[in-house]
RNA sequence: ACUCGUAAAUAGCAAAACUAGUGAAAGCUAGUGACGCAAAGCUAUAGGGCCUUCUUCUAGAUGGUAGCCAGUUGCCGUU
Numbered sequence: 001a002c003u004c005g006u007a008a009a010u011a012g013c014a015a016a017a018c019u020a021g022u023g024a025a026a027g028c029u030a031g032u033g034a035c036g037c038a039a040a041g042c043u044a045u046a047g048g049g050c051c052u053u054c055u056u057c058u059a060g061a062u063g064g065u066a067g068c069c070a071g072u073u074g075c076c077g078u079u
Base pairs, nucleotide, nucleotide: 004077005076012037013036017032018031019030020029021028022027035067041072042071043070047069048068049065050064051063
């Protein structure tokens, strides 16, 4: 350095639900919480899929989802 993945160690994140707020909606933010995660770090006009659809209603995201696939960066070190 590459591959591999958690055996060990140091760390980390936070599903559902509830409360408050926001949005047309999908959803998002904060608190509580912990289903789980070797990237549950980042990237949504680089690509695919999916969700919503106020409106401008023939049409369809310049909205959302990264915890769907994917791209990219990284801790540790058994081999």
Molecule: c-di-GMP-I riboswitch aptamer
Organism: Bacillales bacterium UBA2289